This is a predicted structure of a 75-nucleotide RNA (transfer RNA) from an Anaerolineae bacterium. The sequence was found in a public genome assembly. The coordinates come from a structure-prediction model, not an experiment, and the mean pLDDT is 81.
RNA sequence: UCGGGGAUAGUUUAACCGGCAGAACGCCUGGCUUUGGACCAGGUGGUUGAGGUUCAAAUCCUCAUCCCCGAGCCA
Numbered sequence: 001u002c003g004g005g006g007a008u009a010g011u012u013u014a015a016c017c018g019g020c021a022g023a024a025c026g027c028c029u030g031g032c033u034u035u036g037g038a039c040c041a042g043g044u045g046g047u048u049g050a051g052g053u054u055c056a057a058a059u060c061c062u063c064a065u066c067c068c069c070g071a072g073c074c075a
Stems, first nucleotide, its partner, number of pairs: 001071007010025004019055001026044006048064005
């Protein structure tokens, strides 16, 4: 440099043929407990960035950034 795949909450991961972004763990508060853990109840927080298409975009298109795989070039 070229080709392919990927980026969703702090972490892991769902979301059908474009139609209300969800779960688990974590974290916070409360309950329970002598204390802690476990357990129970409630809460917190996200679509990599910019633009486009559309009534409507995590999903489609363009560019950029980063990660993975393969190939190539220079030394």